Background: The RNA shown here (SAM riboswitch aptamer (S box leader)) has 107 nucleotides and comes from Fulvivirga sedimenti. The organism belongs to Fulvivirga, within Bacteria. RNAcentral holds the sequence, with entries from Rfam. It matches the Rfam family "SAM riboswitch aptamer (S box leader)". Rfam links the family to the GO term regulation of gene expression.
RNA sequence: GAUUUAUAAAGAAGCGCGGAGAGAUCAGGCUCAAUGAAACGCUAGCAACCUCCCGGGUGUGGAACGGUGCUAAAUCCUGGUUCGUAAGGUACGGACAGCUAUAAAUU
Numbered sequence: 001g002a003u004u005u006a007u008a009a010a011g012a013a014g015c016g017c018g019g020a021g022a023g024a025u026c027a028g029g030c031u032c033a034a035u036g037a038a039a040c041g042c043u044a045g046c047a048a049c050c051u052c053c054c055g056g057g058u059g060u061g062g063a064a065c066g067g068u069g070c071u072a073a074a075u076c077c078u079g080g081u082u083c084g085u086a087a088g089g090u091a092c093g094g095a096c097a098g099c100u101a102u103a104a105a106u107u
Base pairs, nucleotide, nucleotide: 001107002106003105004104005103006102007101008100013043014042015041016040021032022031023030026079027078028077029076044071045070046069049067050066051063052062053061054059080096081095082094083093084092085091086090
């Protein structure tokens, strides 16, 4: 890198460093940012995929040393298909798909 499965409206921030961007990509919105963005480091925390414990077991069970992950806003929102309502080519709501992210397994 590829494939499969699962999850994604919950939860959890300070400091140092840095110095202008950031929110994955494209487009359109919206938002964050010199009261200091990204990246990086330290500490703290959240969660519970792996892990461990209990149970005969298919668990709305328990733990959090360790391996990952995460710590603005719903994956920030919309984009494709479809259904419903109102309407008259748009708005609102739902479902699905796609994309993306993370984990585990396989390759």